RNA sequence: GAACGGUGGGCUCAGUUGGAAAGAGCGCUUGCUUGGAAAGCGAGAGGUCGCGGGUUCGAGUCCCGCACCGUUCA
Repeated sequence: GAACGGUGGGCUCAGUUGGAAAGAGCGCUUGCUUGGAAAGCGAGAGGUCGCGGGUUCGAGUCCCGCACCGUUCA
């Protein structure tokens, strides 16, 4: 330098053909339970979906540029 894949709550990830208020598990906070804790059960907080543009009535999803990570090639 080139090709491909990836970037989303604290962590690991799902998100199909563009369409409902962006979800799950773990973690966190809290309530019940307990002598206390853990486990279990209930509730809650936490995301401008890497950044900037574009297309569209509508973008996590499609297109372009950039940044970062990974793999491969030179």
Predicted 3D model of a 74-nucleotide RNA (transfer RNA) from Leptidea sinapis. Its mean pLDDT, the model's own confidence on a scale to 100, is 80. Its Rfam family is "tRNA". Rfam classes the family as a transfer RNA.